[in-house]
This is a predicted structure of a 73-nucleotide RNA (transfer RNA) from a Nitrososphaerota archaeon. It was read from a public genome assembly.
RNA sequence: GGGCUGGUAGUUCAGGGGUACGAAUGUUUGCUUCGCAAGCAAAAGGUCGUGGGUUCAAAUCCCACCCAGUCCA
Numbered sequence: 001g002g003g004c005u006g007g008u009a010g011u012u013c014a015g016g017g018g019u020a021c022g023a024a025u026g027u028u029u030g031c032u033u034c035g036c037a038a039g040c041a042a043a044a045g046g047u048c049g050u051g052g053g054u055u056c057a058a059a060u061c062c063c064a065c066c067c068a069g070u071c072c073a
Base pairs, nucleotide, nucleotide: 001072002071003070004069005068006067007066010025011024012023013022018056027043028042029041030040031039049065050064051063052062053061
């Protein structure tokens, strides 16, 4: 330098044109316990990498760029 895969909650990921009901884990609060852990319940937490295009409507489709992983040179 080129090909491919990925970027969504603090973390690991799912979802993939029509309100993000996202999941697990973590955090906070409550219940429980002498107390802690475990368990149960609730809550907070999101510019869906950035910019542009297509569309009535884009996290989702298209293009460029950035970042990470991997393969080739």